Predicted 3D model of a 271-nucleotide part of an RNA (large-subunit ribosomal RNA, domain VI) from a soil metagenome. Its Rfam family is "Bacterial large subunit ribosomal RNA".

[in-house]
Context: one part of a larger RNA
RNA sequence: CGUUGGAGGGUUGAGGGGUGCGGACCCUAGUACGAGAGGACCGGGUCGGACGGCCCGCUCGUGUCCCGGUUGCCCUGCCAAGGGCAGCGCCGGGUAGCGACGGCCGGCGGCGAUAACCGCUGAAAGCAUCUAAGUGGGAAGCGCCCCCCGAGAUGAACCCUCCCGGAGCUUCGAGCUCCCUGAAGGGCCGUCGGAGACGACGACGUCGAUAGGCCGCCCGUGGAAGGUGGGCAACCACCUCCAAGCGCAGCGGUCCUAAUCGCCCGUGCGG
Numbered sequence: 001c002g003u004u005g006g007a008g009g010g011u012u013g014a015g016g017g018g019u020g021c022g023g024a025c026c027c028u029a030g031u032a033c034g035a036g037a038g039g040a041c042c043g044g045g046u047c048g049g050a051c052g053g054c055c056c057g058c059u060c061g062u063g064u065c066c067c068g069g070u071u072g073c074c075c076u077g078c079c080a081a082g083g084g085c086a087g088c089g090c091c092g093g094g095u096a097g098c099g100a101c102g103g104c105c106g107g108c109g110g111c112g113a114u115a116a117c118c119g120c121u122g123a124a125a126g127c128a129u130c131u132a133a134g135u136g137g138g139a140a141g142c143g144c145c146c147c148c149c150g151a152g153a154u155g156a157a158c159c160c161u162c163c164c165g166g167a168g169c170u171u172c173g174a175g176c177u178c179c180c181u182g183a184a185g186g187g188c189c190g191u192c193g194g195a196g197a198c199g200a201c202g203a204c205g206u207c208g209a210u211a212g213g214c215c216g217c218c219c220g221u222g223g224a225a226g227g228u229g230g231g232c233a234a235c236c237a238c239c240u241c242c243a244a245g246c247g248c249a250g251c252g253g254u255c256c257u258a259a260u261c262g263c264c265c266g267u268g269c270g271g
Stems, first nucleotide, its partner, number of pairs: 001152001005163007015149004021049001023047005033038001051106005059100004066093005071086006110144003117137004164270001165179005180268001185265004189205005210258003213254005219247003226239005
C1' cells in the first nucleotide's frame, strides 16, 4: 500500500516445511526345514543406541561479588571490627536464569493410489496368454493421517462482536459549502517481561500489584558482632536450637516510590 467504511477478536486451510533411522534379547520354537551341524518365515513382547523437539522436579555445570575461609600490601589513629587493591587476589560452597552429562516425549499405526513383481477372467490366435476390454494383490517409496508456518491464497476466504452527525446547494457524482463532531479502536508516553539487536510480541498504567522499596516465605551460606573462660600463640569452647548473622535474579503480600497530566491518529453509514 492492497484486501472497496473502520475496528477488535476467533477460525478455515490453498500452499509450504518437518518427521521418516537402524540394533540386541526373549516368546512362538530348538518348532518348520535338515542325515547332522545348524536353524527360521509369519506374529508378539522387552531393552537400549544415535537423532530430533520440549523442559529444569532430580543429577551435574555455570552463576564477576550471594555467604564463608584465607595470603600480601595499604587505609579507617591503635586493639577489635571493617574497607580497598592484587585475574572475582586465591580457595570452599551456591539462589534464579541459562544449559547437558539430567528428565519427558517422538519414529508407530491406519487408509488410498502405485513400482518391480504375483494373480483372476480373457480374446485377438477354437490352444495358450496377468491385458488388448475388465479385475485383484503388492514397497522403508507417493498422497492422506501426525507436528510447525500459513488468506499478499491480489483467487486477498469465513465467523462473532463493536463504532460512525445536521443544514443548505447540486451541472446529482464516492459531489460542493457551512456548522458540529473526532466514534469503535490504535498509537505516542510511562512501569516492566524466561519477549527481544532495533522494530516487533506480551503484561500493566491509580477502577493499579507492572517494576522498585518494605514485610513474610522458600532457598544459599554455615554459627555474625559482643561477652566470658581456656591456651605462650595460631586458635578453641561456651552464652548460642541463636542453626546465628548476612544474603542477588525465586514465591507471595503490601500502594511507601514510579507508572502523573495528557497528546496524536482514526471520522460521520460506506461504487